A computed fold for a 476-nucleotide part of an RNA from Erythroxylum haughtii, annotated as small-subunit ribosomal RNA, 3' major domain. The organism belongs to Erythroxylum, within Eukaryota. The prediction has a mean pLDDT of 84.
Context: one part of a larger RNA
RNA sequence: UGACGAGGGCCCGCACAAGAGGUGGAGCAUGUGGUUUAAUUCGAUGCAAAGCGAAGAACCUUAUCAGGGCUUGACAUGCUGCGAAUCCUCUUGAAAAAGAGGGGUGUUUUCAGGAACGUGAACACAGGUGAUGCAUGGCUGUCAUCAUCUUAUGUUGUAAGGUGUUGGGUUAAGUCCUGCAACAAGCGCAACCCUCGUGUUUAGUCGCCACUAUUGAGUUUAGAACCCUGAGCAGACUGCUGGUGAUAGGUCGGAGGAAGGUGAGGAUGACAUCAAAUCAUCAUACCCCUUAUGUCCUGGGCGACACACGUGCUACAAUGGUCGGGAUAAAGAGUCGUAAUCUCGCAAGGGUGAGCUAACUCCAAAAACCCAUCCUUAGUUCGGAUUGCAGGCUGCAACUUGCCUGCAUGAAGCCGAAAUCGCUAGUAAUCACCAGUCAGCCAUACAACGGUGAAUUUGUUCCUGGGCCUUGUACA
Numbered sequence: 001u002g003a004c005g006a007g008g009g010c011c012c013g014c015a016c017a018a019g020a021g022g023u024g025g026a027g028c029a030u031g032u033g034g035u036u037u038a039a040u041u042c043g044a045u046g047c048a049a050a051g052c053g054a055a056g057a058a059c060c061u062u063a064u065c066a067g068g069g070c071u072u073g074a075c076a077u078g079c080u081g082c083g084a085a086u087c088c089u090c091u092u093g094a095a096a097a098a099g100a101g102g103g104g105u106g107u108u109u110u111c112a113g114g115a116a117c118g119u120g121a122a123c124a125c126a127g128g129u130g131a132u133g134c135a136u137g138g139c140u141g142u143c144a145u146c147a148u149c150u151u152a153u154g155u156u157g158u159a160a161g162g163u164g165u166u167g168g169g170u171u172a173a174g175u176c177c178u179g180c181a182a183c184a185a186g187c188g189c190a191a192c193c194c195u196c197g198u199g200u201u202u203a204g205u206c207g208c209c210a211c212u213a214u215u216g217a218g219u220u221u222a223g224a225a226c227c228c229u230g231a232g233c234a235g236a237c238u239g240c241u242g243g244u245g246a247u248a249g250g251u252c253g254g255a256g257g258a259a260g261g262u263g264a265g266g267a268u269g270a271c272a273u274c275a276a277a278u279c280a281u282c283a284u285a286c287c288c289c290u291u292a293u294g295u296c297c298u299g300g301g302c303g304a305c306a307c308a309c310g311u312g313c314u315a316c317a318a319u320g321g322u323c324g325g326g327a328u329a330a331a332g333a334g335u336c337g338u339a340a341u342c343u344c345g346c347a348a349g350g351g352u353g354a355g356c357u358a359a360c361u362c363c364a365a366a367a368a369c370c371c372a373u374c375c376u377u378a379g380u381u382c383g384g385a386u387u388g389c390a391g392g393c394u395g396c397a398a399c400u401u402g403c404c405u406g407c408a409u410g411a412a413g414c415c416g417a418a419a420u421c422g423c424u425a426g427u428a429a430u431c432a433c434c435a436g437u438c439a440g441c442c443a444u445a446c447a448a449c450g451g452u453g454a455a456u457u458u459g460u461u462c463c464u465g466g467g468c469c470u471u472g473u474a475c476a
Stems, first nucleotide, its partner, number of pairs: 001476002003473003007470007015460002019423001021421003026314008034305002042053002064300007073125001077124002080120004087102006107114002127289002130287001132285001136283002138278001140276001141274001149186003153182001154163003167178003193266004198234007208223001213220001237260001240254005303442001316416001320375002324371003332363001334361001337356002342351003382413001387408007429452003
């Protein structure tokens, strides 16, 4: 100087407390461990692995296993021979591929040849999701959006070092003020960026409709007021005011204001830490394989199942279930697409195919909610697992292993021990909607979007993590 301490002081955070909702019990979905297996490809493992890489494993993907093939190779460049290429038929085969036959001559041109493509041979080489993340780059997690981490000069100490960065206040903040052997500066903090909230200017089509006509209908005239959309500008700064304070920084209250003291949310992540993660995104050093650890194909596997753990979904019901009617969103996608309408089907879906390259058309029905019907506390008209049968869709293909529909079946489960999680406001809780990936989909995931909409925080004794000062130490 650090690190550590059931040492001390000060301070902060959904850390506790106060609350409301869960997980842990049930069934299922999904990931992991284990076991099994020819193979169940690989990686991730306290917080910071486990609905993670994977924004989508039937084939492909695919890296794995079994079998069948190839060896200058599926891919690249160079040299050389032949043939343009594409195309068609037959045999063998699970396919990859092997064998046989047919047809055919384009483009450029200086008629030598060239380009592109196919095929043969020999070699240089290709290839490797093979090993090492403890050789590395890049990228990422974490402490932590915590308030810290440093430097120059000066000064001090024999030196390691100290000072500055400590003290008194204050702040979300090393934020600011003040004092001081310090005086300055840098990376961080804050601000600058984006979205939302108010007004105004401008622009009015596909959006809007107050006035005038008009229609079944903002439908058509007409309009630019309103709404909305896009762009620009204004607005918030403790600016004003009272108390308090050291005449400071600030803090407590008030006014005005759409918004008040960081207005709300996002992006933004200092110096370091964990030989943290990744050689399987990519790149890369070295090692290893080279008729195989490369590569092509068919089929299987990644989906197994005594069990253990994580994350979720659905429930156990009356604040509910069921049937019928009625109301109200936001954001997003669409031409290899989205599909209205009519029609067939109980339905999934089939036929038809108007419109829409979209503020125009369509996906599209929002659901919780409201009104009314039945159920009356039951393992039930709760709950929906499981199973049987019959269908639909995608796709060469749905057995292993897809999704959806109808009929039948109707498990467990009556609110969950110890323990434990996130959450402070348009938040929790609850309700539906949409995108990406995608032929289809195992999505209950993930990313967004709106609707309805709480309770509690008197506080810092304790648990836990962190910051500053101080103290002890046989630790470095």